[in-house]
The RNA shown here (Bacterial RNase P class A) has 381 nucleotides and comes from Myxacorys californica.
The sequence is in RNAcentral, with records from ENA.
Its Rfam family is "Bacterial RNase P class A". Rfam links the family to the GO terms tRNA processing, ribonuclease P activity and dimeric ribonuclease P complex.
It is recorded under the gene name rnpB.
Lineage of the source: Bacteria > Cyanobacteriota > Leptolyngbyales > Leptolyngbyaceae > Myxacorys.
Its mean pLDDT, the model's own confidence on a scale to 100, is 79.
RNA sequence: GGAGGCGAGUGAGGACCGCGGCGUGCUUCGGCGCGUCGAGGAAAGUCCGAGCUCCGCAGGGCAGGGUGCCGGAUAACGUCCGGGCGUCGCGAGGCGACGGAAAGCGCAACAGAAAGCAUACCGCCGAUGGCUCCCGCCGGGAGCACAGGCAAGGGUGAAACGGUGCGGUAAGAGCGCACCGCGCGGCUGGCAACAGUCGUGGCACGGCAAGCCCCACCCGGAGCAAGGCCAAGCAGUGGCGAGGGGUUGCCCGCCCCGCGAAGGACUCUGGUUCUUCACAGCCACGGGUAGGCUGCACGAGGCCGGCGGCGACGUCGGUCCCAGAGAAAUGGUCCUCCCCCGGCUCGCCGGGGACAGAACUCGGCUUAUUCGCCUCCCCGC
Numbered sequence: 001g002g003a004g005g006c007g008a009g010u011g012a013g014g015a016c017c018g019c020g021g022c023g024u025g026c027u028u029c030g031g032c033g034c035g036u037c038g039a040g041g042a043a044a045g046u047c048c049g050a051g052c053u054c055c056g057c058a059g060g061g062c063a064g065g066g067u068g069c070c071g072g073a074u075a076a077c078g079u080c081c082g083g084g085c086g087u088c089g090c091g092a093g094g095c096g097a098c099g100g101a102a103a104g105c106g107c108a109a110c111a112g113a114a115a116g117c118a119u120a121c122c123g124c125c126g127a128u129g130g131c132u133c134c135c136g137c138c139g140g141g142a143g144c145a146c147a148g149g150c151a152a153g154g155g156u157g158a159a160a161c162g163g164u165g166c167g168g169u170a171a172g173a174g175c176g177c178a179c180c181g182c183g184c185g186g187c188u189g190g191c192a193a194c195a196g197u198c199g200u201g202g203c204a205c206g207g208c209a210a211g212c213c214c215c216a217c218c219c220g221g222a223g224c225a226a227g228g229c230c231a232a233g234c235a236g237u238g239g240c241g242a243g244g245g246g247u248u249g250c251c252c253g254c255c256c257c258g259c260g261a262a263g264g265a266c267u268c269u270g271g272u273u274c275u276u277c278a279c280a281g282c283c284a285c286g287g288g289u290a291g292g293c294u295g296c297a298c299g300a301g302g303c304c305g306g307c308g309g310c311g312a313c314g315u316c317g318g319u320c321c322c323a324g325a326g327a328a329a330u331g332g333u334c335c336u337c338c339c340c341c342g343g344c345u346c347g348c349c350g351g352g353g354a355c356a357g358a359a360c361u362c363g364g365c366u367u368a369u370u371c372g373c374c375u376c377c378c379c380g381c
Stems, first nucleotide, its partner, number of pairs: 001377008011337007019038008040355001044366002047364005052223004056254002059252004064219005069083005084098001085096004099214002104212002106208002121154002123150003128147002130144006162180006181203001182201008227294004236285005243257003260277007301320008339352006
């Protein structure tokens, strides 16, 4: 230097004083005595996942949201474990929004010739054709850079149409070859992700999905101010009503509740319509309460050991009971000792010991944070 774990600092012992819950005894009912228990690794953020509770079901579809290499663990997860691939590091190891770009749409500022379909600013060539000149003609040579050929080199960019080398050529180019990369097919290993290998294709298929989208899987909502019981208190009114009942929206299915009565008028005798009362409920306004008990502390529980598994974890045995309120308790002072820093007359003096703090409960993640200890491993001397 790397990885993991443990303890927790105002810590241990003592003295005095104090607070909350429960049990118990006493009481002048105000309390008092005794016993016992009384914050964290994050109790935090409320970001995920669950238990529990209610909403008739927790049903289907669309919309919407989430997750995203593979296998496993788990009640579940976006967590954890093991593995693969990529990438960084000499290394121990670290990190990774790590499905799909030959279904479609879209995007790429600036620079640049050109940003997805090809293209040429500087440059190279000028074999072939053209023009000029020379060798006295057939023919050959030199020059120009007009047609034309090229994409090696330069330049731009985050990215430029495979890379390196040899051959080849007028110059070049997968044009040919070797190796590497890539695509396709097979074989081998592996549950798989994937790896290795053989053959084949001269390269076709560039990037972004952290833009829409596609694919696979998952997701009903609200929350302990949930909800249940008791006590106290109050005042109902108006509208809608053949439909109503889901706590994100729409549609469908199932289930539950409701669709009533009287009288009048008209009538083709089936009904239609009006009035009054009622009705499952829905909506709006208004009135009352701010109390008690419960939920609520035995739990996916802690510790020790055995066994299975590389591991997350599972399983068996033993053992322990460990805060519960109100938003408010969980503390204060002194002495001795411990740890760190500084000083010196070397055994004393001075200073310091973080972050923070339960409120229905668990499993995670993230963030804050001081000091000490332990284990394993790497590199250098």